[in-house]
RNA sequence: CGGCGGGUUAAGGACCGGGGAGCUAGCCCUGCCCUGUAACCCGAAACGGGCUACAUGCGGGGGUCCGUAAACCCCUAAAGGCGGCGACCUGAACAGCCAGAUUGGGCUCUGCAGACCGACUAUGAAACCUCGUCCUGCAGGGCCGGGCUGGAGGCAGCCCCCUUGAAGGAGGGGGUUGAGCCUCAUAAACCGCCGAACCGGGUCAGGCCGGGAACGGAGCAGCCCUAAGGUGGGCAGUCCGGCGUUUGCAGGGGUGCGGGGUUGAGAAGGUGUGUAGGGUACCUGGGCUGGGAGGGCGUCCACUUUAGGGGGAUGCCGCCG
Numbered sequence: 001c002g003g004c005g006g007g008u009u010a011a012g013g014a015c016c017g018g019g020g021a022g023c024u025a026g027c028c029c030u031g032c033c034c035u036g037u038a039a040c041c042c043g044a045a046a047c048g049g050g051c052u053a054c055a056u057g058c059g060g061g062g063g064u065c066c067g068u069a070a071a072c073c074c075c076u077a078a079a080g081g082c083g084g085c086g087a088c089c090u091g092a093a094c095a096g097c098c099a100g101a102u103u104g105g106g107c108u109c110u111g112c113a114g115a116c117c118g119a120c121u122a123u124g125a126a127a128c129c130u131c132g133u134c135c136u137g138c139a140g141g142g143c144c145g146g147g148c149u150g151g152a153g154g155c156a157g158c159c160c161c162c163u164u165g166a167a168g169g170a171g172g173g174g175g176u177u178g179a180g181c182c183u184c185a186u187a188a189a190c191c192g193c194c195g196a197a198c199c200g201g202g203u204c205a206g207g208c209c210g211g212g213a214a215c216g217g218a219g220c221a222g223c224c225c226u227a228a229g230g231u232g233g234g235c236a237g238u239c240c241g242g243c244g245u246u247u248g249c250a251g252g253g254g255u256g257c258g259g260g261g262u263u264g265a266g267a268a269g270g271u272g273u274g275u276a277g278g279g280u281a282c283c284u285g286g287g288c289u290g291g292g293a294g295g296g297c298g299u300c301c302a303c304u305u306u307a308g309g310g311g312g313a314u315g316c317c318g319c320c321g
Base pairs, nucleotide, nucleotide: 001321002320003319004318005317006316012066013065014064015063016062017035018034019033020032025052026051027050028049029048040061041060042059043058072311073310074309075308076307077306078305079304080303083300084299085298086297088296089295090294094290095289096288097287098286104283105282106280107279108278109277110276111275112274113273115271116270117269120266127262128261129260130259131258132257133256134252135251136250137249138248139247140246141245142243143242144241145240146239147238148237149236150235151184152183153182154181155180157176158175159174160173161172162171163170164169190233191232192231193230194229200225201224202223203222208217209216210215
């Protein structure tokens, strides 16, 4: 110096992730994002932590592999490729606004044509004529309600006065009246109830007064009646008001329904189609603004593959040549 063999808590080496953007003069880390491995843990760190081109973390602990042409690491080139970045190019969805009805469609209205269905229909469709039903006014009636009004005279009676009679009384005149009687007129007619201690009317038992008597008189209670006034009903006249009322006339309305007449087979309505015209921004389409999926280009790049090069790299023991 070369070959073979050996072992690992010998020395020692290596791995336990990498990248993008951000921060920074710059590098690494903590936070964010992307992407890998069979594969770490603990502590501190944006008022930051550690560093300076040998910058690719700091402090502490653990595991695994290699242990020598070894593990492993690095560089260059090429191919693939996740992801990021860009005062770059392009640009989808989506949103807003504008215009447009001759872009087309949808929806919708109207006319016309035509198709189908069709309640009802010879116990009579549609159409036409006419009347009624409805409203208003006027006139008449009916009904209801309200206001006002409803006669005159005579007799008797009562009051006053005069004449007369020995009393009670008798006679006459005037005035007056609602109550008793009667007559007349009227458009008309009244029927009840209440109503006056006496001072309203009639009749007035008893009692009273006058008288010889006959008889007459005043008159309480009772009964009947009535005034003022009240009340229930009715009649007549007149005036007024109202109406789920009626007749006539005039006017209006006329959708629906009904009656009558003429005529004699359709038909209210509904659903499609075609066509013509109109309306509407619902969809599509147009313009503008926003939006920024995706793609392109450039650049950085996790990860993977290939080729080349470099580092690790002056290792220890034994045997043989």

RNAcentral holds the sequence, with entries from ENA. This is a predicted structure of a 321-nucleotide RNA (Archaeal signal recognition particle RNA) from a Candidatus Bathyarchaeia archaeon. Its Rfam family is "Archaeal signal recognition particle RNA". The family is grouped with related families in Rfam's "SRP clan". The family's RNA type in Rfam is non-coding RNA gene. Lineage of the source: Archaea > Thermoproteati > Candidatus Bathyarchaeota > Bathyarchaeia (SeqCode). It is recorded under the gene name ffs.